[in-house]
RNA sequence: GCCCUCGUCGUCUAGCGGCAGGAUUCCUGAUUCUCGAUCAGGGGACGCGGAUUCGACUUCCGCCGAGGGUA
Numbered sequence: 001g002c003c004c005u006c007g008u009c010g011u012c013u014a015g016c017g018g019c020a021g022g023a024u025u026c027c028u029g030a031u032u033c034u035c036g037a038u039c040a041g042g043g044g045a046c047g048c049g050g051a052u053u054c055g056a057c058u059u060c061c062g063c064c065g066a067g068g069g070u071a
Stems, first nucleotide, its partner, number of pairs: 001070007010024004018054001026042005047063005
């Protein structure tokens, strides 16, 4: 250089074009003599830019980043 895969809450992860979900963490409350555990409620994310579409996390192009293959 070329080819392939991947990029989603702080972390891990799901999401066949139609309100972005779960676990964990964090906050508040309940329970407990206290801690822990448990329960209830709440906060928090689609790498960047463009295209297609009524509508894009999803499809296409480019860039950036990570991993792998190739000489």